[in-house]
Background: This is a predicted structure of a 73-nucleotide RNA (Pistol ribozyme). Rfam family: Pistol ribozyme. On this family, see Weinberg et al., Nat Chem Biol 2015: "New classes of self-cleaving ribozymes revealed by comparative genomics analysis". Gene Ontology term of the family: catalytic activity. The model forms 95% of the base pairs in the Rfam consensus. Model confidence (mean pLDDT): 88 of 100. RNAcentral holds the sequence, with entries from ZWD.

Parts: sequence; structure tokens; C1' cells
RNA sequence: AGCCGUCAAGCCGGCUAUAAACAGUCCAUUAAGACUUGAGCGUUCGCCUGCCGUUGUGGUGGGCGAGGUUGGA
Repeated sequence: AGCCGUCAAGCCGGCUAUAAACAGUCCAUUAAGACUUGAGCGUUCGCCUGCCGUUGUGGUGGGCGAGGUUGGA
């Protein structure tokens, strides 16, 4: 310097051409991804719906709405 931990900014941290991770203060908790703010990508719940398959429960997408891990040190 670049890339990465969902996105932006900031933090914290890691890696070196790769995009992962046992790192990111610690302990637990949650489906909820490291943290803060905002987002609402993923995740959760309700409803609607496409395709494939089946004797029968199945597999895999799309849309709308709601909500947006928590507690302590």
C1' cells in the first nucleotide's frame, strides 16, 4: 500500500495476491454474522407464489410484511 472479517464511516484484527481465520479484551448467550452508529445483505417469524420430484413427508427459488442477539466483567 492493497485485500479480507455483510455494506458505509470509524475502531479492533488478520493476511500478502489469497479471502480465509484458532485473530478481532474476556465469560456466557442468540438464528443473528468481532465492535460503535446507521443500513437491513444474510439470519428469524407470518402470509403469497414458481419450478423439479414422489405412493407418501421432499428438494430448490421468488415476492410482501414484521422484527433486528442479549447479559455481565